Transfer RNA from Polyangium sp. (in: bacteria), 71 nucleotides, folded computationally.
Taxonomically the source falls in Polyangium (Bacteria, Pseudomonadati, Myxococcota, Polyangia).
The coordinates come from a structure-prediction model, not an experiment, and the mean pLDDT is 80.
Rfam family: tRNA. Rfam classes the family as a transfer RNA.
């Protein structure tokens, strides 16, 4: 330089046009002599800018970042 894949709560993954889901972590409660585990609840995210659309995490373009191939 070019090609391919990827970027979503603190972390790991879903959702592929129509209310962003789950697990772990964190916080609160319950339980316990205390703590852990268990149970209940809460918190928190779509890389950026545009385009398409009634509606974009999803489709398109550019840019940024990460991984890999070729040179």
């Nucleotide at each position: 330089a070019u090609c391919g894949g990827g970027g979503u709560c603190g972390u790991u993954u879903a959702a592929u046009g129509g209310c962003a889901a789950a697990a772990c972590a964190g916080c609160g409660g319950u339980c316990u002599c205390u703590g852990a585990a268990g149970c209940c609840g809460c918190c928190a995210a779509c890389g950026c800018u545009g385009g398409u659309u009634c509606g974009a995490u999803u489709c398109c373009a550019g840019c940024c970042c990460c991984c890999g191939g070729u040179a």